[in-house]
RNA sequence: ACCUUAUCAAGAGUGGUGGAGGGAAUGGGCCCUUUGAAACCCGGCAACCCGUAACUAGUUAUUAGUCUACGACGGUGCUAAAUCCCACAGAAUCAAAUUCUGAAAGAUGAGGU
Numbered sequence: 001a002c003c004u005u006a007u008c009a010a011g012a013g014u015g016g017u018g019g020a021g022g023g024a025a026u027g028g029g030c031c032c033u034u035u036g037a038a039a040c041c042c043g044g045c046a047a048c049c050c051g052u053a054a055c056u057a058g059u060u061a062u063u064a065g066u067c068u069a070c071g072a073c074g075g076u077g078c079u080a081a082a083u084c085c086c087a088c089a090g091a092a093u094c095a096a097a098u099u100c101u102g103a104a105a106g107a108u109g110a111g112g113u
Stems, first nucleotide, its partner, number of pairs: 001113008013042001015041003021032003026087004043079003048075002050071004054066004083105001088102005
């Protein structure tokens, strides 16, 4: 870098350094920010990997699975707003506006090439 797969409406600071941008990219919208952006550190959240138990399947044994319960030393991740919203297709009506469903794109984990 690519492929597969799961999740993406919950949760998390009145801390320190820093000093002007930020919310992935393009277009549109709407926001955050000198009452301090990004980034880094500390703290925190969560429970994907991980650990324990239970249950199910199978076994000589190893093992595999789960809309289950609990844990959090370790590997990641996250810590404004639904992935901030829309963009493509379909439905609710003929149109506009609106709502819903799905796709695409993206983010993160795990596995693979």